[in-house]
Context: one part of a larger RNA
């Protein structure tokens, strides 16, 4: 270190529970508000905080009821102080009070003569209206869709809206509106695409009808051209079989009333009251359990009580109750309400109806488009009229517009009451709890986690260790549980025990297994001690063996995903269609609704409607037929053959988000200019040095100029360089100190400069010296919320088991190619049964491939010839013509050759048909459900390519895919072979048999290369076998010995050429033989040698071809060409006989599918026998297991959960037992309903690992020593020394923060370690103003804005006016004092206002740069004073250090270095207290320049009015602590950022740089 067991820690799963949610039903109520709402702020208690209540009358006051003993709400106990039978607390009704904000109102608007009245704002959904998207769908997109949806706005009510026909229709019609069912996915509409989609009739719910205008009459007022007209009011009148007015005639006093007010009784609501019946024993901590014996029940709903309680408590059934308020509401009263006939022709809603053009809405997209509504322009009629009936016209029918009101049936639920749930049970449900909280963000907005001790706190007295801690150990208590508290899983971390492990190698397992250790859910024996079998733990050694998921042709792959564990996490639901199964009926069935109801589950009605019962046709129409047709024909579709319908369940589709997660986008409404860009207003900043423009002065010069020298002058997007601003280079940093910095350099630095404060404009918009820059760490369109679950032909993921079958990667079409549809291939169900399909044999067919061919075509191709023809070229030629040709073509003879798009020919196979045999449904038909459309390699036949590819495209076949096993070392696709399970059986296949490693021997050859065990052209006297040719005992071949001559140095050429530079010729002679020479050689000769000949030797020699096996050729990157060892066979070829070898075949046992047969019974199953089958991805079909809940039935007594276990089941799984758990619920069976099964989605949440005791601990300005405190000191305090800053790292102060300030205490957390310390925690304390700042003064940019103007609405602009500092105006200084404040308190001495209004004028009142003057503070020096040091006998001198000041007119006072007493929260004493130099601000003046440089008030003057008081007195409110970085802004005690003022000395031009003062600090390991 590994495995196992045991014991713990850690963690918070599981189980159980529920205070809280979610949903539904019924009822109530449907608003609150100027009598001040909703919502808040702040208060309020004896006591700090949250919640609740309440409001300065403050957890409450008064009063009327109820109630009856305790009470002062809760977290949350204790304490303090009180109240109550003289009735408290508490509950209900009425009243009082009710701070501040908020419509927020001392206002505005409307009505009204006034008085007075009304409106405003809030609230969940529902409603009406004004505006009105986009994503999306259409597989793109524009009409269309989404959708009049989301959203914005206005307004209303308890409902709203609509509503009493200028209607619907076509019947012998109906009779306001609204809602439901149906009609109906019909009629229609529609790029006639996607889609959209009525109405009437019918059945129901509910029911209800009315009022004006006008004609006519009258009154009043006004006007009048005197006729009348206009306006107001009263009467009259209100409809379509037309009505009314008017005239004439007749009749009657009734009927009704939803809406207004009053309103008896009743009933209900807002508190309540009564309310039956039990005991004993036993276990136990406790009885409500168990056992026994009783009782109640109009009450056995439910909850509580120390465990399951009808009889213990609260309740429940039932009965009952109101002073007061609210609701209900009869009658009556008030108010309102009615005719008939005839005549007459007065009235019957005008910029209206209609029309034109353009739009909108109607289901209806401009269509033939009616009807309805709107904009612009036009423009009627009055009943003999007008409108409608889907263009239009006529007839007919229906109705009477241009005025108004109207309940119910309908929609919704923020709130209240009652109740329910096959809803959740703490990762669930909304947030069970101080939850819209903590926290994040500038803001709009976003947004958590977190339940359980016990019956009772009995919450652990006391003792010990320790720092009077934390924690632990005892004790006590208790049945147990210890507050980090029920149960207490896993990851993870330990401890103990058993076994193993230090020469050993890999998916960590599996199979076998020695040794060691142990003992039980099974047995045997026993002498009861034990022994043995079986079993448990470990596992030396050996065989085999490259994780899982996904995606793929194919993954160990070095392709994806996962750190581990636990919990959560994905095909659902509604409607509809279709198919199957089951059930009801035989025609089936109800919908809305109604009635009843025993606790709401249902039952009974309801026949509207739907499907079916008849089809055919475009239709009229006809009809068992019909259509076509001239037809009585033929043909099509039907009938002849009834099977429907309503439910339930299951499969699949459609519409909906539709299996889950996932965009980038688009649109709507808001929030942001605190960052940044630009602009506006008002303020501020820029050390020091340098240069020396214009102008001017003087001189020179000129006729005058120009020009020029010197000086003066002080310009400049001038120069150098700090502050300040920027960001060019480089290093560091890169899990930083920092989400952009640091170090060292760099650029600008009087300007187009930088900067503070206040303000402006914004999302297709702003802003932009322009980079697509910037608009809060976000920009080619910000952020937030919504449409929204957008869409995703894309990726990923998709959860238990077993059984049967089992694909595809192809065709056609496709804006299609990684998607889809249809077909093909799979599955399930039903059916038909035919020699249907298939295989083999025989027979009969057609073909034009392989092959072959060329005298058989088309084309290609070439050798040798022929000469015939044509052309070209050359030559001859005046012409005619002729000749030549190693040119081209054609022809022809001979010979050779080729073709996918040649064929005179032509197979094997394949295909079609027939017959026979085999096989036995494999075929076919109909219907439900799929998946597949990326294929791969190998062999053969081809195309493309290069007769390249592990290339690509086809055809035929096979394997893999989806296939395990054996072989090929390893190796999807090759060879063998198709795995139901088991066996320590047998036989074989491919391939093997020396060892690894199962199995072998023999024979014949070959190879010698380790060939075997990688490779070509080519090469080679390797070797085997075979065939041929030549020479050879008349002596071959090789060797050795000898010869190898002469003409001649052949001729030519040449300087030379003699066999041998070159050219020509290459004869002849002697010979056994010998070249006018094979090679070497020389200047040329010479010389050597070969051919050739002889001798010697004595048997084969030479050469060619074929063939087996070897050799060379043979060079690449880590070491690699039998798998290794090794092998001369154990290599190669051939042969023989054996053997091994697989999940193949066989044997034995078992399981299941299908078929057949038998048996048993209830349809359907069970069982037996035989046969058959059982690899499997996508996928189809079947059968089961488990989880939660419901109903019924039945159980046990200790349940569930958790840990363990050797038992059962084919599996998912299920028992029993042991331990824990300890009163809480559980289990089985039969049915039912689902939020029903997880290892993976870079999943979500929580916990725990690994990295790792590793990196780091945030400026390298630095600490050291001593003492103190304390349990404890590197760090705290004190002292000394050292170091650092010192235009700061010092002091003041705006903004911002908001108590961090001071004192005492503390030591959990925070502090990057420690801490006695702190900006931490606890407690107490602290901020004092007429004159400092702000307000009661002013105005800038800008903001708001009465009236007003504009705009669909919301709203926009803006006058008067108001507001608004960064500016104007404005009265206090010195000293002292506190732990903490001071121009604020105190002391002293001052000052201002209260102390007018109106008008006019002045003034306020302004740039930049430069020059000059002024000269406070400060600094330096001198003077003076004091102290000290050293020298000296002493003094002086010298040196060093400190001080040399303030108030007051003054007198004087204070301060004062130091000294003394010796420690008092500061006593006593106390010298000098003068001068010079330098010098910023300020103020003033002047000059120059061009970019020409706020406003208003206070103030002054004049005029008018008012006031006579000037002294006593009064002077409010807000800020004031601390902080300039550890307190702001950056997530931090963060190396960043943050406006302004003061800012000393030496050297120096300087605020540079270096070193120092005062002062501060040493940066928290």
């Nucleotide at each position: 270190g590994g495995c196992a067991c045991a014991u713990g820690g850690g963690g918070g799963a599981u189980g159980u529970c529920u205070u809280g949610g979610c949903g539904u039903u019924g009822g109530u109520a449907g608003g609150c508000g100027a009598u001040g709402a909703a919502a808040g702020g702040c208060g309020u208690g004896g006591a700090a905080g949250g919640c609740u209540g309440c409001g300065a009358a403050a957890a409450g006051c008064c009063u009327g009821g109820g109630g009856g003993a305790g009470c002062u709400g809760u977290c949350a106990a204790a304490c303090a102080a009180g109240c109550g039978u003289u009735g408290a607390u508490c509950c209900c009704g009425g009243g009082a009070u009710a701070c501040c904000u908020g419509a927020a109102u001392u206002a505005a608007c409307c009505c009204g003569a006034a008085a007075g009245g009304g409106u405003g704002g809030c609230g969940a959904a529902c409603g009406u209206g004004g505006g009105g998207a986009a994503c999306u769908g259409a597989a793109a997109c524009a009409u269309c869709u989404a959708a009049g949806u989301a959203c914005c706005c206005a307004c209303a009510g308890g409902a709203a809206a609509a509503g009493a026909a200028a209607g619907a229709a076509a019947a012998c019609u109906c009779g306001a509106c609204u809602c439901c069912c149906u009609g109906a996915g019909u009629a229609g509409u529609g790029g006639c695409g996607a889609g959209c989609g009525a109405a009437a009739a019918g059945g129901g719910a509910c029911u209800a009808g009315c009022c004006c205008a006008a004609a006519c009459c009258g009154c009043a007022u006004g006007c009048u051209a005197a006729g009348g007209c206009a306006u107001g009011c009263g009467g009259g009148g209100u409809u379509g079989u037309g009505g009314g007015a008017c005239c004439g005639a007749c009749a009657a006093u009734a009927u009704g009333u939803a809406u207004u007010g009053u309103g008896a009784a009743u009933u209900g609501c807002u508190a309540g009251a009564a309310g039956a019946a039990u005991c004993c024993g036993c276990u136990g901590g406790a009885a409500c359990a168990c056992g026994g014996a009783a009782c109640g029940a109009a009450a056995c709903a439910g909850g509580g009580u120390g465990a399951g309680a009808g009889u213990c408590c609260c309740g429940u059934a039932u009965u009952u109750g109101a002073a007061a308020g609210c609701a209900u509401g009869a009658a009556g009263c008030a108010g309102c309400u009615a005719g008939u006939c005839g005549g007459c022709a007065c009235c019957c809603g005008a910029g209206u109806a209609g029309g034109a053009c353009c739009g909108g809405u109607c289901a209806c997209g401009u269509g033939a488009a009616a009807c309805c509504c709107g904009g612009u322009c036009u423009g009627a009629a009055u009943c003999u009229a007008c409108g409608a009936g889907g263009c239009c016209c006529a007839u007919c029918u229906c109705g009477u517009a241009a005025g108004g009101c109207u309940a119910a049936a309908u929609a919704c639920u923020a709130a209240c009451c009652a109740a329910c749930g096959a809803c959740c049970g703490a990762u669930a449900g909304u947030a069970a709890a101080a939850a819209g909280u903590a926290g994040c963000g500038c803001g709009a907005g976003c947004g958590a986690a977190a339940g359980a001790u016990g019956a009772a706190a009995a919450g652990a007295a006391c003792c010990c260790c320790u720092u009077c801690u934390a924690g632990g150990g005892g004790a006590g208590g208790g049945a147990a549980a210890g507050a980090a508290c029920c149960u207490g899983a896993a990851a993870c971390c330990a401890u103990g025990u058993g076994c193993c492990u230090a020469c050993a190698a890999g998916c960590u397992g599996u199979c076998g297994g020695a040794g060691c250790a142990c003992u039980g859910u099974a047995c045997u024996c026993u002498u009861c001690g034990g022994a043995g079998u079986c079993g448990u733990g470990u596992g030396a050694c050996g065989g085999c063996g490259u994780g899982c998921c996904u995606u793929u042709u194919g993954c160990a792959u070095a392709a994806u995903g996962a750190u581990c564990c636990g919990g959560c996490g994905a095909g659902u639901u509604a409607u509809u269609g279709u198919u199957a199964u089951u059930g009801g009926c035989u025609g089936g069935u109800u919908a809305a609704g109604a009635u009843c109801u025993u606790a709401c589950g249902g039952a009974u009605c309801g026949g509207a409607g739907c499907c079916u019962a008849a089809g055919g046709g475009a239709a009229a129409c006809c009809g068992a037929g019909u259509c076509u047709g001239a037809a009585u024909a033929g043909g099509g579709c039907g009938a002849u053959u009834u099977u429907g319908u309503c439910a339930a369940u299951a499969g699949c589709g459609a519409u909906a988000g539709a299996c889950g997660c996932g965009a980038a986008c688009c649109c709507u409404g808001g929030u942001g200019a605190a960052c940044u860009a630009c602009c506006c207003a008002u303020g501020g900043a820029c050390a020091g040095g340098u240069u020396g423009a214009a102008g001017c002065g003087c001189g020179g010069g000129u006729a005058a100029g120009a020009c020029u020298g010197c000086g003066u002058g002080g310009a400049g997007g001038a120069c150098c360089g700090a502050a300040c601003c920027c960001a060019c280079u480089u290093a560091u940093g890169u899990u930083g100190a920092a989400a952009a910095a640091u170090g060292a350099g760099g650029g600008g630095a009087u300007g187009a400069u930088c900067u503070g404060u206040g303000g402006g404009g914004a999302g297709g918009a702003g802003u932009a010296a322009a980079a697509g820059u910037c608009u809060c760490a976000u920009c080619a369109a910000a952020c937030c919320a919504g449409g929204a679950g957008a869409u995703a032909g894309c990726u990923c993921g998709u959860u238990c088991u077993c059984u049967c079958c089992g694909a595809a990667a192809u065709a056609g079409c496709u804006u299609u190619a990684g998607g889809g549809c249809u077909a093909g291939c799979c599955u399930c169900a039903a059916g038909u049964a035919a020699c249907u399909a298939c295989u083999c044999a025989u027979c009969g067919g057609g073909g034009g491939u392989a092959g072959a061919g060329a005298g058989a075509c088309u084309g290609a191709u070439u050798u040798c010839g022929g000469c015939u023809g044509g052309g070209g070229c050359c030559c001859c030629u005046c012409c005619c013509g002729g000749g030549g040709u190693a040119c081209c073509c054609a022809c022809u003879g001979u010979g050779a050759c080729c073709a996918a798009a040649c064929u005179c020919c032509g197979a094997a196979u394949a295909c079609c048909g027939a017959u026979g045999a085999g096989c036995u449904u494999a075929u076919c038909u109909u219907g439900g459900g799929a998946g597949u459309c990326a294929g791969u390699c190998c062999g053969c036949g081809g195309g493309g390519g290069a007769u390249a590819a592990g290339c690509u495209c086809c055809g035929c076949g096979g394997u893999c895919g989806a296939g395990a096993g054996g072989g090929a070392a390893a190796c999807a696709a090759c060879c063998c072979a198709g795995a139901c399970c088991a066996c320590c059986u047998g036989c074989u296949a491919a391939g093997g048999u020396c060892c690894c490693a199962a199995a072998g021997u023999u024979c014949u050859a070959c190879u010698g290369a380790g060939u075997c065990a990688g490779a070509a052209a080519g090469g080679a006297u390797g070797u085997u076998u075979g065939a041929g040719u030549g020479c050879u005992a008349u002596g071959a071949c090789a060797g050795u010995c000898g010869g190898g001559a002469u003409g001649u140095u052949g001729g030519c050429u040449u300087a030379g050429a003699a066999g041998c530079a070159g050219c020509c010729a290459u004869c002849a002679u002697u010979u056994a033989a010998a070249a006018a020479g094979u090679g070497c050689g020389u200047a040329a000769u010479a010389g050597c040698u070969u051919a050739c000949c002889g001798a010697u030797c004595g048997a084969g020699c030479a050469u060619u071809c074929a063939u087996g096996c070897a050799c060379c050729g043979a060079u690449a990157a880590u070491g690699a060409a039998c798998g290794g060892g090794a092998g001369u066979a154990a290599g190669u070829a051939g042969a023989a006989c054996a053997c091994c070898g697989a999940a193949g075949c066989a044997g034995u046992g078992g399981a299941u599918u299908c078929g057949c047969a038998g048996u048993a019974u209830u349809u359907a199953u069970a069982u037996u026998g035989c046969g058959u089958a059982u690899g499997g991805u996508a996928g189809g079909a079947g059968a089961g297991c488990g989880u939660u809940c419901u109903a019924g039935u039945a159980c046990a007594g200790c349940a569930a959960g958790u840990g363990g276990u050797a038992c059962c089941g084919c599996a998912a799984g299920g028992a029993g037992c042991c331990a824990u758990g300890u009163c809480g619920g559980g289990u089985a069976c039969u049915a039912g309903a689902a939020g029903u099964g997880a290892u993976u989605a870079u999943g979500c949440c929580g916990g725990a690992a690994u990295g790792a005791g590793u990196a780091a601990c945030g400026a390298u300005a630095a600490g050291g020593c001593a003492g103190g405190u304390g349990a404890g000191a590197a760090u705290c305090c004190u002292g000394c020394c050292c170091a650092c800053c010192g235009u700061a790292a010092g002091c003041c102060u705006a903004a911002g923060g908001u108590u961090u300030c001071c004192u005492g205490g503390g030591g959990a957390a925070g502090g990057u370690a420690a801490a006695u310390c702190c900006g931490c925690c606890c407690a107490g304390g602290g901020u004092u103003a007429g004159c400092c700042g702000g307000u009661c003064c002013c105005u800038u940019a800008g903001u708001c804005g009465a009236g007003c103007c504009c705009g669909a609405a919301g709203g926009g602009g803006g006058u008067a006016g108001a507001c608004g500092a960064u500016g104007g105006a404005u009265a206090g200084c010195a000293g002292g004092u506190u732990a903490a404040u001071a121009u604020u308190c105190c002391u002293g001495c001052g000052c201002c206002g209260c102390a007018g209004u109106a008008u006019g004028g002045g003034g306020g009142a302004c740039g930049u740069u430069g020059u000059u003057a002024u000269g406070a503070a400060g600094a330096u020096g001198a003077u003076c004073g004091g102290a000290c040091u050293g020298u000296u006998a002493g003094a002086u001198u010298a040196g060093u250090c400190c001080g040399u000041g303030c108030c007051g007119c003054a007198a004087g006072g204070c301060c004062g270095a130091g000294u003394c007493c010796c420690u008092g929260a500061u006593g006593a004493u106390g010298a000098a207290g003068u001068c010079a130099u330098u010098g910023a601000a300020u103020u003033a003046a002047c000059a120059a320049c061009c970019g020409a440089g706020a406003a208003a008030a206070g103030c002054c003057c004049a005029u008018a009015c008012a006031c006579u008081a000037a002294a006593c007195g009064c002077g409010a409110c807000c800020g004031u602590a601390c902080u300039a970085a550890a307190a702001c802004u950056g997530a931090c005690a963060c190396a960043g950022g943050u406006a302004g003022g003061c800012g000393a000395g030496g050297c120096g031009a300087g605020u540079a740089g270096c070193c120092u003062a005062a002062g501060g600090u040493g940066c928290u390991c």
The part of an RNA shown here (large-subunit ribosomal RNA, half A) has 1565 nucleotides and comes from Planctomicrobium sp. Model confidence (mean pLDDT): 81 of 100. It was read from a public genome assembly.